[in-house]
């Protein structure tokens, strides 16, 4: 690169450089930013994937934080795509159907990070 499994509503920020854009890509909405974007240094925090201890025959489960790695605005900022559900309107004798638009609803797809394989 690619491919498997987890996890992705919770958590945590200050100072330097720097000097205008950023919030992953495409499209809308939002929304952060000269009261200082992005991006590196720094020092600090949070989380507990890898890890360490203990317990156990393995699942696993409690403690832990030295070390590799990740985070430190707003769910992965919302929305798209499929299903369900509620509800309003039209249509119809009924069923069935349409349109409109809601939800901590569920898959899906894309994506981020961790481990581990090629």
């Nucleotide at each position: 690169u690619a491919g498997u499994u987890a996890u992705c509503a919770a958590g945590a920020a200050a100072g330097g450089u720097g000097g205008a854009g950023g919030g992953a890509a495409u499209a809308g909405a939002c929304c952060c930013u000269g009261u200082g974007a992005a991006a590196c240094c720094u020092u600090a925090g949070c989380a507990a994937c890898c890890c360490u201890u203990u317990a156990g025959a393995a699942a696993u489960a409690a403690a832990g934080a030295a070390g590799g790695u990740g985070c430190u605005a707003a769910a992965u900022u919302c929305u798209a795509u499929c299903c369900a559900g509620a509800a309003a309107u039209c249509c119809a004798a009924a069923a069935a159907g349409a349109u409109u638009g809601u939800u901590a609803g569920g898959a899906a797809u894309a994506g981020a990070u961790a481990a581990c394989u090629c």